[in-house]
RNA sequence: AUGGCGGGUCGGACGGUCGCGGCUCCGCAUGGAGCUGAGGAAAGUCCGGGCACCAAAGGGCAAGGCACUCGUUAAGAGCGAGGCUGUCUGCGGGUGACCGCAGUCAGACGGAAAGUGUCACAGAAACUAUACCGCCAGUCAGCGGGUUGAGGUUACCGCUGGCUGGUAAGGGUGAAAAAGUGCGGUAAGAGCGCACUAUCCGGUAUGGUGACAUACCGGAUGGACAAACCCUGCCUGGUGCAAGACCAAACAGGGAAGAGGACUUGCCCGGUCCGCUAUCAUUCCCGGGUAGGUCGCUGGAGGUGCGCGGGCAACUGCGCAUCCAAGAGAAAUGACCGUCGCUCCGUAAGGAGUACAGAACCCGGCUUACAGACCCGCCUUCGUG
RNA sequence: AGGCCUGUAGCUCAAUUAGGCUAGAGCGCUGGACUCCAAAUCCAGUGGUUGGGGGUUCAAGUCCCUCCAGGCCUG
Numbered sequence: 001a002u003g004g005c006g007g008g009u010c011g012g013a014c015g016g017u018c019g020c021g022g023c024u025c026c027g028c029a030u031g032g033a034g035c036u037g038a039g040g041a042a043a044g045u046c047c048g049g050g051c052a053c054c055a056a057a058g059g060g061c062a063a064g065g066c067a068c069u070c071g072u073u074a075a076g077a078g079c080g081a082g083g084c085u086g087u088c089u090g091c092g093g094g095u096g097a098c099c100g101c102a103g104u105c106a107g108a109c110g111g112a113a114a115g116u117g118u119c120a121c122a123g124a125a126a127c128u129a130u131a132c133c134g135c136c137a138g139u140c141a142g143c144g145g146g147u148u149g150a151g152g153u154u155a156c157c158g159c160u161g162g163c164u165g166g167u168a169a170g171g172g173u174g175a176a177a178a179a180g181u182g183c184g185g186u187a188a189g190a191g192c193g194c195a196c197u198a199u200c201c202g203g204u205a206u207g208g209u210g211a212c213a214u215a216c217c218g219g220a221u222g223g224a225c226a227a228a229c230c231c232u233g234c235c236u237g238g239u240g241c242a243a244g245a246c247c248a249a250a251c252a253g254g255g256a257a258g259a260g261g262a263c264u265u266g267c268c269c270g271g272u273c274c275g276c277u278a279u280c281a282u283u284c285c286c287g288g289g290u291a292g293g294u295c296g297c298u299g300g301a302g303g304u305g306c307g308c309g310g311g312c313a314a315c316u317g318c319g320c321a322u323c324c325a326a327g328a329g330a331a332a333u334g335a336c337c338g339u340c341g342c343u344c345c346g347u348a349a350g351g352a353g354u355a356c357a358g359a360a361c362c363c364g365g366c367u368u369a370c371a372g373a374c375c376c377g378c379c380u381u382c383g384u385g
Numbered sequence: 386a387g388g389c390c391u392g393u394a395g396c397u398c399a400a401u402u403a404g405g406c407u408a409g410a411g412c413g414c415u416g417g418a419c420u421c422c423a424a425a426u427c428c429a430g431u432g433g434u435u436g437g438g439g440g441u442u443c444a445a446g447u448c449c450c451u452c453c454a455g456g457c458c459u460g
């Protein structure tokens, strides 16, 4: 320099014209002026909280969720650190099963020794073990050999086949085969025996907050699947800002007063309408809280910078400085033009494009989308020294 | 704001029961037979990223997670 992977930051700037929402001011008012107006994901609504109201003795069942440990935090299925298991690579040890170390990546990582269920095809057999080929023993039949001068028969030996039994080393099937390696042992074999290896269980000691690790002793050999039912342990009351709080028309309702009252008009006269003793016109009061209004509402577990601390880290304490940045009503945040920046095309003039995407009570995460630019780390290839 | 369902061939549907062999059926489409030609009929064939991606498992249309698209319900 080139390409790839991982992580992080940013994700256009300035000016003009018209238009829209919010707030403040001016104005009697139409209106005018000023300030201000999307994001890293505002998205999906997948987790977790704050906040508000309703419900609520305690316990159990059901339903749902979570699942190695510790920490972090307001909280978590987030994040950090660690443990264990496994993949791959390299090095080393051992006859071997296998083990140790380093790096790398991954893990929804309690229980398959409580029970139920499933395991296609292939295969003898897929979980009460079983036996196709093979191996071995016994027996029967046939054939051959077989002591002799010759013939026959028997014992004995070999081969072939049948039957009975032993076996699970080897072959073969499968995703998976009833622990593995070595030695012994045996008719042949086999955890049948021994030593070791692996896994698991129990105990003791040591280290660690813990998961767990190491050493020793004793015992066992168990197929897989719980993102099948299930078992164990832990957690979960419900509804969501259309939560909810305050003010409060009209109509209807309740109570009281009540003989006059209401309308028309600048005022008077006049006019019109309703009512006059109780199921009354009209007036006043009351409760509930509908329409509507106000609050909730955005200044908060707040952001940024610096300094001093704690911690491996996530994260966090204190102090100082600085910033406040939409808050609406069913919903504004837009359009056009010019200059610059960036990308692509073009020899050039110039042309085209400028991602994903749009708040609605507020936060912390996760996931998903995203043109392009910059920074950091690791690796590949090439060049130079 | 809260909750639920669906997605399989060009179309309409099966297979999802407690995962099993190469995902089937009808219609359609293509070719052939029959016919003078066509329809009907018969024969043969065709066609799938099971919405996308990832995981669990020996094995996934089916189980789990996530994304996408469509639809429905409540106030």
Base pairs, nucleotide, nucleotide: 001381003379004378005377006376007375008374009373010372012340013339014338015337016336017335018334020037021036022035023034024033025032026031039356043367044366046365047364048363049362050361051240052239053238054237063236064235065234066233067232068082069081070080071079072078083109084107085106086105088103089102090101091100092099093098110231111230115229116228117225118224119223132171133170134167135166136165137164138163139162140161141160142159143158144157145156179197180196181195182194183193184192198221199220200219201218202217203216204215205214206213207212244295245294246293247292253286254285255284256283257282260274261273262272263271264270302323303322304321305320306319307318308317309316310315341354342353343352344351345350386459387458388457389456390455391454392453395412396411397410398409405443413431414430415429416428417427418426436452437451438450439449440448
Two RNAs folded together computationally: RNase P RNA and transfer RNA, 460 nucleotides in total. It holds a member of the Rfam family "Bacterial RNase P class A". Gene Ontology terms of the family: tRNA processing, ribonuclease P activity and dimeric ribonuclease P complex. The family's RNA type in Rfam is ribozyme.